[in-house]
RNA sequence: GGGCAUGUAGCUCAACGGUAGAGCGCUCGCCUUGCACGCGAGAGGCUAAGGGUUCAAAUCCCUUCUUGUCCA
Numbered sequence: 001g002g003g004c005a006u007g008u009a010g011c012u013c014a015a016c017g018g019u020a021g022a023g024c025g026c027u028c029g030c031c032u033u034g035c036a037c038g039c040g041a042g043a044g045g046c047u048a049a050g051g052g053u054u055c056a057a058a059u060c061c062c063u064u065c066u067u068g069u070c071c072a
Base pairs, nucleotide, nucleotide: 001071002070003069004068005067007065010024011023012022013021018055026042027041028040029039030038048064049063050062051061052060
């Protein structure tokens, strides 16, 4: 330099073009003499960035960037 893949909550990952969710973690409550476990509730996302298509984009298209991998 070129090909491919990847980027979504603190972490690991989902999500037919139609309200972005789960597990773990965090906070609060219940339970306990207390802790843990268990149960319930809650907070936490401008979906890497910019543009385009569309009534509507995390999703489709273009460009840039991050990370990984392969080739040279």

Predicted 3D model of a 72-nucleotide RNA (transfer RNA) from a Candidatus Bilamarchaeaceae archaeon. Taxonomically the source falls in Candidatus Bilamarchaeaceae (Archaea, Nanobdellati, Candidatus Micrarchaeia, Candidatus Anstonellales). It matches the Rfam family "tRNA". Rfam classes the family as a transfer RNA. Its mean pLDDT, the model's own confidence on a scale to 100, is 82.